[in-house]
RNA sequence: ACAACGGAGAGUUUGAUCCUGGCUCAGGACGAACGCUAGCGGCGCGCCUAACACAUGCAAGUCGAACGUGAACGGUUGGUUUCGGCCGGCCUAUUAGCGUGGCGGACGGGUGAGUAUCACGUAGGCAACCUGCCCUCGAGUGGGGGACAAGCCCGGGAAACCGGGUCUAAUACCGCAUGCGAUUCCGAUGACGCAUGUCAUUGGAAUCAAAGCCUUCGGGCGCUCGGGGAUGGGCCUGCGACCUAUUAGCUUGUUGGUGAGGUAACGGCUCACCAAGGCUGCGAUGGGUAGCUGGUCUGAGAGGAUGAUCAGCCACACUGGGACUGAGAUACGGCCCAGACUCCUACGGGAGGCAGCAGUGAGGAAUAUUGCGCAAUGGGCGAAAGCCUGACGCAGCGACGCCGCGUGAGCGACGAAGCCCUUCGGGGUGUAAAGCUCUGUCCAGAGGGAAGAAUGCCCGCUACGGCGGGAGAGACGGUACCUCUGAAGAAAGCUCCGGCUAACUCCGUGCCAGCAGCCGCGGUAAUACGGGGGGAGCAAGCGUUGUCCGGAUUCACUGGGCGUAAAGGGCGUGUAGGCGGAACGGUCAGUCGGUGGUGAAAGGUGCAGGCUCAACCUGCAGAUUGCCCUCGAUACUGCCGUUCUUGAGUGCAGGAGAGGGAAGUGGAAUUCCCGGUGUAGCGGUGGAAUGCGCAGAUAUCGGGAGGAACACCCGUAGCGAAGGCGGCUUCCUGGCCUGACACUGACGCUGAGGCGCGAAAGCGUAGGGAGCAAACAGGAUUAGAUACCCUGGUAGUCUACGCCGUAAACGAUGGGCACUAGGUGUCGGGGGAUUUCGACCCCUCCGGUGCCGCAGUUAACGCAUUAAGUGCCCCGCCUGGGGAGUACGAUCGCAAGGUUGAAACUCAAAGGAAUUGACGGGGGCCCGCACAAGCGGUGGAGCAUGUGGUUUAAUUCGAUGCAACGCGAAGAACCUUACCUGGCCUGGAAGUGCAGCUGCACAUCCGGUGAAAGCCGGACUCCUUCGAGGGUGCUGCAGAGGUGCUGCAUGGCUGUCGUCAGCUCGUGUCGUGAGAUGUUGGGUUAAGUCCCGCAACGAGCGCAACCCUUACCGUUAGUUGCCAUCAGGCCCUUCGGGGUGCUGGGAACUCUAACGGGACUGCCCCGGUUAACGGGGAGGAAGGUGGGGAUGACGUCAAGUCCUCAUGGCCCUUACGGCCAGGGCUACACACGUGCUACAAUGGGCGGUACAGAGGGUUGCGAUGCCGCGAGGUGGAGCUAAUCCCAAAAAACCGCCCCCAGUUCGGAUUGCAGUCUGCAACUCGACUGCAUGAAGUUGGAAUCGCUAGUAAUCGCUGAUCAGCAGGCAGCGGUGAAUACGUUCCCGGGCCUUGUACACACCGCCCGUCACACCAUGGGAGCCGGUAGCACCCGAAGUCGCCGUGCCAACCGCAAGGAGGCAGGCGCCGAAGGUGAGAUCGGUGACUGGGGUGAAGUCGUAACAAGGUAGCCGUACCGGAAGGUGCGGCUGGAUCACCUCCUUU
Repeated sequence: ACAACGGAGAGUUUGAUCCUGGCUCAGGACGAACGCUAGCGGCGCGCCUAACACAUGCAAGUCGAACGUGAACGGUUGGUUUCGGCCGGCCUAUUAGCGUGGCGGACGGGUGAGUAUCACGUAGGCAACCUGCCCUCGAGUGGGGGACAAGCCCGGGAAACCGGGUCUAAUACCGCAUGCGAUUCCGAUGACGCAUGUCAUUGGAAUCAAAGCCUUCGGGCGCUCGGGGAUGGGCCUGCGACCUAUUAGCUUGUUGGUGAGGUAACGGCUCACCAAGGCUGCGAUGGGUAGCUGGUCUGAGAGGAUGAUCAGCCACACUGGGACUGAGAUACGGCCCAGACUCCUACGGGAGGCAGCAGUGAGGAAUAUUGCGCAAUGGGCGAAAGCCUGACGCAGCGACGCCGCGUGAGCGACGAAGCCCUUCGGGGUGUAAAGCUCUGUCCAGAGGGAAGAAUGCCCGCUACGGCGGGAGAGACGGUACCUCUGAAGAAAGCUCCGGCUAACUCCGUGCCAGCAGCCGCGGUAAUACGGGGGGAGCAAGCGUUGUCCGGAUUCACUGGGCGUAAAGGGCGUGUAGGCGGAACGGUCAGUCGGUGGUGAAAGGUGCAGGCUCAACCUGCAGAUUGCCCUCGAUACUGCCGUUCUUGAGUGCAGGAGAGGGAAGUGGAAUUCCCGGUGUAGCGGUGGAAUGCGCAGAUAUCGGGAGGAACACCCGUAGCGAAGGCGGCUUCCUGGCCUGACACUGACGCUGAGGCGCGAAAGCGUAGGGAGCAAACAGGAUUAGAUACCCUGGUAGUCUACGCCGUAAACGAUGGGCACUAGGUGUCGGGGGAUUUCGACCCCUCCGGUGCCGCAGUUAACGCAUUAAGUGCCCCGCCUGGGGAGUACGAUCGCAAGGUUGAAACUCAAAGGAAUUGACGGGGGCCCGCACAAGCGGUGGAGCAUGUGGUUUAAUUCGAUGCAACGCGAAGAACCUUACCUGGCCUGGAAGUGCAGCUGCACAUCCGGUGAAAGCCGGACUCCUUCGAGGGUGCUGCAGAGGUGCUGCAUGGCUGUCGUCAGCUCGUGUCGUGAGAUGUUGGGUUAAGUCCCGCAACGAGCGCAACCCUUACCGUUAGUUGCCAUCAGGCCCUUCGGGGUGCUGGGAACUCUAACGGGACUGCCCCGGUUAACGGGGAGGAAGGUGGGGAUGACGUCAAGUCCUCAUGGCCCUUACGGCCAGGGCUACACACGUGCUACAAUGGGCGGUACAGAGGGUUGCGAUGCCGCGAGGUGGAGCUAAUCCCAAAAAACCGCCCCCAGUUCGGAUUGCAGUCUGCAACUCGACUGCAUGAAGUUGGAAUCGCUAGUAAUCGCUGAUCAGCAGGCAGCGGUGAAUACGUUCCCGGGCCUUGUACACACCGCCCGUCACACCAUGGGAGCCGGUAGCACCCGAAGUCGCCGUGCCAACCGCAAGGAGGCAGGCGCCGAAGGUGAGAUCGGUGACUGGGGUGAAGUCGUAACAAGGUAGCCGUACCGGAAGGUGCGGCUGGAUCACCUCCUUU
């Protein structure tokens, strides 16, 4: 305050997204346990396991005021004595003890085994009952009798204990009397009840009681019979409450009746007889599990889980059975029997029951003291005092939980030390510490010190309710609490720090060790492991584990789904059930409202109060959402009655149809048979072969046989519930549609079970068998080919009858009804309009069947009046993937198999739709020397070079498909050089800084040794301002050095796709989103080039252009270049002239090198959309980017390089550094790449004659000359170069020879002799001459380059370089062929499609086999548990019968009787035994599949058209995936066609 206090998500499937869906986490809780840690107090809690076994003590006694008996120790006293003692009295003593009797031991306390039950909860009932003690009322308590314990005596026994005899009391026991009354029987009256019946009053008959004790004599306490009450119980009923149907039928005292018995009482509770019932799909019966509830935990709630402590009820007391006593028990601390176990024993026999409190053992992860006290509360007995009380009150132990407190407070540095980090500057720990000043909870000591105590008792009073006074009593405990003193002194840990989730760095480790709740971390830079520092969180605790709820709307009542994610039954018919049209009336069960009862207390909630607070405790209120009673309301539902016609149905007329069944019948075709014609092949395939055929096939003609199927019509046409149905005719038959009227009157919808139908394959029996065709055989293909292809071919396919009962049985969409825009086809029927009639066309209604589409819906795709929209009703089904539609069980089937249908174990996903890519033995369009066309090569030879491999002491290292391999190497004899062997150096060969010694200028030279490096020894000694400075040496420090590792830590650089035309962004728009659009489309281009269109509009990086070069022209300029004209010189001359830029000169030309011009589809024609652009043409040196170059988008390849350089980290430090000599990188049985030279005549040789460009040159190029056959030598002019030199260009051209031959081709190899460079050519240079003359005669499979000044061919130059080119980079000379075209191969671009790929097809992925481990099914059996059945045996005991034996009370004089007891028999009956089964579990040789595991083996089934489309059912076959047949599906790509739709 009227009321209400209340709801969070995250991680993980993907490249990304949305959805589905599981797993996991954050929260709370606990009778807990474990790890680390621990100062105090309060309040609680403390065997969850073995209902396992228990030593010891205690836990139920009490009453002398019911009764009998009755000591002793000790004291005192008497007697007696052999002085040892003995016998008594009194006190002790109203004693202890024993017994009879009464009450209590049925309460209190424990436990949870059993129990799925009227046991429990709740609400009722008993007219079918009981109730001691207590309260109240009425009446009474008279008079007798006989015993038995204890005791005493005797006996037995080890004991427990027992027997016999004898004495005795009572509130013990037994007759009799009395009878208010009670009970029973026989009557009467009244009242009441739903009924059986009950209550009250009354008459008669019968039966039935008792006890005394105490007393202050007032009385008190008892006792008996009744009525009532209270309390406590018993019985009955409605409702509520676990799992399992892989438990579907159960039941014989069972269900009911009659009668009897029994009980306190009803009742099959028990018995006899009779009947045949009773329960069950709303779950009986069986199995499993379990004490139930108030409550507790959680949750927003609904709900879920749970049932410790406290409280109510129940059950149990070693296990099972049984009764006795009693008010009450079938009795925890009683009895009897049986069983197991333990103990005692004298072996004959006995004793025992902690699931009471402590305690012990055992079990277990785990749960306390053999404590104190009856002071309080409560209980038993008693008149009371009091006694008893392990109930209880307290204390002890345990952080087990909740709550509270403390471990100090203030000040205190730009901030100590230590430690950590660091970019070396600093930062952090951190006001933290120290230090100074305070306080005193707690702690220690001292002093004080409770409440809990009121009753009861005694005395007095009393109105009998009590009041007043007095004495005494506290376990906890000297505790709580208070005061004083001392003293910061004794008191902090645990977990975590990758994300979820709050908190980061260093080191160590190196897929190891380890972590982990999920995702996942760790393979050398780990915020994820371990440690350190720091930080975060909680705190005397903190974590871990386990369990429950939550989150999980993930079983969905609140509050879910089923087209494709898991999920619609294959289809119908129909039972139960559920649901149900319109109107009126009735009723009031449901429903709604009011009242009353109950819903124990405690708990929880609110408000108060008490402990200093809180936890805890107390009071009041509210709540307890439920059930019951009663009164009322009557709209809706139900029920009853009456009525209605619209739902449904019937009749009538008309109609369409491959609807079903049966009989008959027809033609075409295949095959076979017969005959004719006819001859060599046919057939088949990608190509072949098997096969058939000269014994005459195929082909062709005629005739015949037989079986199966029905071309065209045929159509997103029709019919049917589905499966399915197709020639024609007839018969039988189901359903449907339309129309107009009439009738019935809700008769309806759905439908668990049930029943029926149900493609193909398959099964049985009997037929039939043409074609086709699993299996099978053969031929091919292939690595193989149990396949695809081919040739054959059997079941089968067909018929009849009977089974099977499954399919992608699909619209992957259950049925019914209603509602919610349209458009357009088509089928059937009706109406209208039009038409001369009709047809067609048009409009419209009903029913069916398609497509498109709005709203709406959907995760999306899509659906959309034929819903997947909006609602109602009913049914079926789903709840992560795998295991598995498997196993077991049951059931059906002849079988195959079907239906139903798990678990262990395992995974962190499995999925749906859509997106972007990538890919396809998908499609479309288009490029590229990609193919084709063409030219020349490679692959064969020899050699060169690189690589692999091998070898080696080393053959240093790197590069490895394209894009490594004449690559890094533009130049390894030493050097280089990084490798190997050996010899040496150690702050180092070089560099920087500081300090010290200070020696000395630096340096250089000499000797010895040595292979050198080095080592040893010696010599030399400057300047100066005299302080020192600079340089240098030595020593020390900081540090050098490393071609050591990591290119997968990096920078930079580079390759490649690719000079391909692409890659993106902003804003807007669309989509939940990833993303799309733009960038697609129509044209066009070399081009995302441009144009047009367009929810896009723009922009960036790329393309192009701008740059260089080349082709033409111009201008300017003119030396070293040029030389037409003029003049000259020189040379040659046949006197005609020629040559030479040599000179003057010239600037025309060539050229040089600078600046310009030029080309832009500008012009014309045509095409095209009036465009972009294309084709052709003109002009032009050049055309449509003129040729070439430079230029390389976003990115990809963890591409390459740590050995160019740089660089993080790691590693080495008298060596992995440094120096030196020699060797190696040059090896060689091989293999590959790249080249050179050839194989020859378009050639080779010899001789002769021409013509380049671009370069280089001063430790250089080197002319003329001379020498040498030559390489070269000698020599030195000129040239720092348009001047001089390298320098000759070569092919070509002219002439001659060669004549097809291993040659006059070819030049390898080898020998000899040389040249040059260089310190040095052995390993290991190039070149020259002579000699030698190998392979090779055009190169298999395969493969490379090139589209024009290109290929081919020819030479020249340069870099590197002492020398070394066949390589590389350049230069020019000569100079082709071909391109139809885009089918194919390769690469690429755009669009589209499929996808199970996304480290992206070098992807993914299936099954067998082999190995290891795990769980599991079967299994000859073996072992055990549980419950029941049948039978046998049968204890105790109740009951019944007998009771000849025995017996006190009563009767009787007695005999005897009544009655009782022992004993016997019988029924029932626990345990036990036997038997046959059921069920559950354990185990089991062997065996079946399954799961998981690392890089195993075989194949390639699936995903793309997955290379034979896939999949479903079924059958057969096969190492395996699988193959094939038959039928089905699209959840098949592609192309074409048809239909429909959209637009025009």
Molecule: small-subunit ribosomal RNA
Organism: Calditrichaeota bacterium AABM5.125.24